[in-house]
């Protein structure tokens, strides 16, 4: 060229059309501790963009940016 995959809080991850987008770890803040750690409540925080479909899209479709991969 052509095709396949993948892109979700800071970092891993789950979510196949309507549910508050949920856990883990990391931060913060309070409790317990003489203190620090542990533990336990409690916050904070995301759907790559850019259209479409569709009453509704994190999901479905069409470009488009990165990141890996087949073939040529």
């Nucleotide at each position: 060229g052509u095709c396949c995959c993948c892109u979700u809080c800071g970092u891993c991850u789950a979510g196949u059309g309507g549910u508050u987008a949920g856990g883990a770890c990391a931060c913060g803040a309070g409790a317990u501790u003489u203190u620090c750690a542990u533990u336990c409540u409690c916050g904070c925080a995301a759907c790559g963009u850019g259209g479409g479909u569709u009453c509704g899209a994190u999901u479905c479709c069409c470009g488009u940016a990165g990141g890996g991969g087949a073939c040529g």

The RNA shown here (transfer RNA) has 72 nucleotides and comes from Treponema sp. Lineage of the source: Bacteria > Spirochaetota > Treponematales > Treponemataceae > Treponema. Rfam family: tRNA. By type it is a transfer RNA. RNAcentral holds the sequence, with entries from ENA. Model confidence (mean pLDDT): 81 of 100.